[in-house]
Context: one part of a larger RNA
RNA sequence: UGACGGGGGCCCGCACAAGCGGUGGAGUAUGUGGUUUAAUUCGAUGCAACGCGAAGAACCUUACCCGGUCUUGACAUGGUAGGAAUCUUGUAGAGAUACGAGAGUGCCUUCGGGAACCUACACACAGGUGCUGCACGGCUGUCGUCAGCUCGUGUCGUGAGAUGUUGGGUUAAGUCCCGCAACGAGCGCAACCCUUGCCCUUAGUUACCCUCACCCCAGUUGGGGACUCUAAGGGGACUGCCGGUGAUAAACCGGAGGAAGGUGGGGACGACGUCAAGUCAUCAUGGCCCUUAUGACCGGGGCUACACACGUACUACAAUGGUCGGUACAGACGGUCGCAAGCUCGCGAGAGUAAGCUAAUCCGAGAAAACCGAUCGUAGUCCGGAUCGCAGUCUGCAACUCGACUGCGUGAAGUCGGAAUCGCUAGUAAUCGCAAAUCAGAAUGUUGCGGUGAAUACGUUCCCGGGCCUUGUACA
Numbered sequence: 001u002g003a004c005g006g007g008g009g010c011c012c013g014c015a016c017a018a019g020c021g022g023u024g025g026a027g028u029a030u031g032u033g034g035u036u037u038a039a040u041u042c043g044a045u046g047c048a049a050c051g052c053g054a055a056g057a058a059c060c061u062u063a064c065c066c067g068g069u070c071u072u073g074a075c076a077u078g079g080u081a082g083g084a085a086u087c088u089u090g091u092a093g094a095g096a097u098a099c100g101a102g103a104g105u106g107c108c109u110u111c112g113g114g115a116a117c118c119u120a121c122a123c124a125c126a127g128g129u130g131c132u133g134c135a136c137g138g139c140u141g142u143c144g145u146c147a148g149c150u151c152g153u154g155u156c157g158u159g160a161g162a163u164g165u166u167g168g169g170u171u172a173a174g175u176c177c178c179g180c181a182a183c184g185a186g187c188g189c190a191a192c193c194c195u196u197g198c199c200c201u202u203a204g205u206u207a208c209c210c211u212c213a214c215c216c217c218a219g220u221u222g223g224g225g226a227c228u229c230u231a232a233g234g235g236g237a238c239u240g241c242c243g244g245u246g247a248u249a250a251a252c253c254g255g256a257g258g259a260a261g262g263u264g265g266g267g268a269c270g271a272c273g274u275c276a277a278g279u280c281a282u283c284a285u286g287g288c289c290c291u292u293a294u295g296a297c298c299g300g301g302g303c304u305a306c307a308c309a310c311g312u313a314c315u316a317c318a319a320u321g322g323u324c325g326g327u328a329c330a331g332a333c334g335g336u337c338g339c340a341a342g343c344u345c346g347c348g349a350g351a352g353u354a355a356g357c358u359a360a361u362c363c364g365a366g367a368a369a370a371c372c373g374a375u376c377g378u379a380g381u382c383c384g385g386a387u388c389g390c391a392g393u394c395u396g397c398a399a400c401u402c403g404a405c406u407g408c409g410u411g412a413a414g415u416c417g418g419a420a421u422c423g424c425u426a427g428u429a430a431u432c433g434c435a436a437a438u439c440a441g442a443a444u445g446u447u448g449c450g451g452u453g454a455a456u457a458c459g460u461u462c463c464c465g466g467g468c469c470u471u472g473u474a475c476a
Stems, first nucleotide, its partner, number of pairs: 001476002003473003007470007015460002019424005026315008034306002042053002064301007073125001077124002079121005086103007107114002127290002130288003137283001138279003141275001143273001148187006154163003167178003193267004198235007208224002212222002238261001241255005317417001321376006333364003338357002342353004383414001388409007430452007
């Protein structure tokens, strides 16, 4: 000087408390451990691994296993020789592949040849998701959006170092004020950026419809530029004003005006560093290793196994509910290898046909909870839907291992969950649907979007984490 203390002081955080809803019990989905297996590819492992890499494993992916094959190679550059490339097709085979048949003769040219592309040969070499994240780059997590981490000069100390950065107030903040052997400065904080909330200007199509007409009643049509909205530019909030407290300061409390008030809400943004944290399997890369194989191709299988254990979710156990009928209101997003209206058929998943749309125009698209009626009457039920049987639909060479969905039947556990434990302070929790990425198909996951919309916070004694000062130390 740090680190640590079941030392002290001050302060903060959904840290506790006050509340609301869960997890832990059930079924299922998914990930992991374990076990099994020819293989169940690999990585991630307290917080900070476990719906994680994976924004989507039937083949492919795929790295694993079994079998069948290749050896200058599936991919790159270079040499020689030959042939345009390419397309169609036969036989054998599970395919890779092997052996053939036919069509085709292009582009540039100084007529020597050349540029692509294909085949053969030989060698330099290719190739490796093989090892080492404890050799590395890059990227990322975490403490933590915590308020800290340092430097120059000066001063003090033999020195390590100290001072500044401590102190008195204050703040979300090393934020600001005052004081002070310090005076300044840098990286952080804040602001500048995006979005949302109010107003104005500009602009009116595909959006809108106040006034006026027409009307098949639909902003359809004429028309309008007001409103909504769209999207570009501005304004607006600064403790600016008033009162009080305070050291006359910084600031705090209350008020006015205002759409908004003291950082208005949300996001992006993550200091010096810590964990030899994670990643050699995104990529890049040192070293080591393989080179007729640890490289490459193909078929099939596996990653989907199942006495069990854990994490994360979904659905429930019902009446604030289930079922049936009627009826209303979003936002954001996607669409030409696509979204598909309408019509017909089907109980349905869907099928057939087909308008429109490269989209403020057309389509996905019916929002759902809510509301208005009816029924059920506390029951393992008209709750719950697992499981299984049969019959189908769709995608796709192909749904056996191993897809999703539909119809009929079946109708399991489950009556609110032990010890323990998690999230959340406002348009939040809870609850309700909608969309997108990935994607041929395949979400209860993820990322977004809106609808309805609470309760509670006395307080900081205690648990956890953190910041500053101080003290002790057989620790570094």
Small-subunit ribosomal RNA, 3' major domain from an uncultured bacterium, 476 nucleotides, folded computationally. The RNAcentral record of the full RNA draws on Greengenes. Model confidence (mean pLDDT): 84 of 100.